This is a predicted structure of a 97-nucleotide RNA (c-di-GMP-I riboswitch aptamer) from Paenibacillus agricola. The sequence was found by an Rfam model in a public genome assembly.
RNA sequence: AGACCGAAAAGGCAAAGCCAUUGAAAAAUGGGGACGCAAAGCUAUCAGGGGCUAAAGUCAGCAGUAUUCAAUAAGACUAUGCCAGCCAGUUACCGAA
Numbered sequence: 001a002g003a004c005c006g007a008a009a010a011g012g013c014a015a016a017g018c019c020a021u022u023g024a025a026a027a028a029u030g031g032g033g034a035c036g037c038a039a040a041g042c043u044a045u046c047a048g049g050g051g052c053u054a055a056a057g058u059c060a061g062c063a064g065u066a067u068u069c070a071a072u073a074a075g076a077c078u079a080u081g082c083c084a085g086c087c088a089g090u091u092a093c094c095g096a097a
Base pairs, nucleotide, nucleotide: 005095006094012037013036018031019030020029021028022027035085041090042089043088048087049086050083051082052081057077058076059075065073066072067071
């Protein structure tokens, strides 16, 4: 010096819920607020996996269809939208055991 690791120190970020704004929604931004976080920094149409929403589009058309066969239901699919505080990639402060 580097890797692993996470004691101490210096600090940092900011969950839920509330208010305002944007949005079809998911969600985002700002305010105050702290559940927590050793990366709770950054990275999401070019470009890992996974998840959320469904405006627009496609199919269907008030049951003929689907299901758990009684009843229930206008629904099903789809991201170019969103989530990195889901896993992941990448960069980085400090330096005890």